[in-house]
RNA sequence: GCGGUAGUAGUUUAAUGGCAGAAUACGGGUCUGUGGAACCUGUGGCGCGAGUUCGAUUCUCGUCUACCGCC
Numbered sequence: 001g002c003g004g005u006a007g008u009a010g011u012u013u014a015a016u017g018g019c020a021g022a023a024u025a026c027g028g029g030u031c032u033g034u035g036g037a038a039c040c041u042g043u044g045g046c047g048c049g050a051g052u053u054c055g056a057u058u059c060u061c062g063u064c065u066a067c068c069g070c071c
Stems, first nucleotide, its partner, number of pairs: 001070007010024004018054001026042005047063005
């Protein structure tokens, strides 16, 4: 330099163009002699920039990062 894969919550990850879910972590509460566990509840996210579309996490282009392959 060329090609490919991936990028979503603090972390691990779902979501085949139609309200972004779950687990865990964190905050609050119930329970408990205390703590932990358990249960209830809440906060928090689509790498970035454009395009297509009534509507984009999803499709297209560019770009950034990580990994793999070729040279």

Transfer RNA from a Candidatus Woesearchaeota archaeon, 71 nucleotides, folded computationally. Model confidence (mean pLDDT): 83 of 100. Its Rfam family is "tRNA". Its family is annotated with triplet codon-amino acid adaptor activity in the Gene Ontology. The source organism's lineage runs through Archaea, Nanobdellati and Candidatus Woesearchaeota.